[in-house]
Molecule: Glycine riboswitch aptamer
Organism: marine eukaryotic metagenome
RNA sequence: CAGCGGGAGAGCGUCGGGUCGCAGCAGCGGCAAGGCCACCGAAGGAGCAACCGCCCCGGAAUCUCUCAGGUCAAAGGACCGCUG
Numbered sequence: 001c002a003g004c005g006g007g008a009g010a011g012c013g014u015c016g017g018g019u020c021g022c023a024g025c026a027g028c029g030g031c032a033a034g035g036c037c038a039c040c041g042a043a044g045g046a047g048c049a050a051c052c053g054c055c056c057c058g059g060a061a062u063c064u065c066u067c068a069g070g071u072c073a074a075a076g077g078a079c080c081g082c083u084g
Base pairs, nucleotide, nucleotide: 001084002083003082004081005080006079011037013036014035015034018031019030020029021028022027038071039070040069044067045065046064047063051059052058053057
């Protein structure tokens, strides 16, 4: 590095609309965005720094921040195990 497996957290919030379906009206349901507020951190990014090294220069986290990302599911996912 590749394959397989495991892998957490946090609103299915609210607002007015868009689109599709059902329907006689009223309405009901699905989907995808936008605004507002709340929240999470384990893609990435950033900060401090324990620590480490070829040592006065470098490398640096699971800590911190949430820019990004995320808060039904799916996808993703640090990290761990097995195989090559």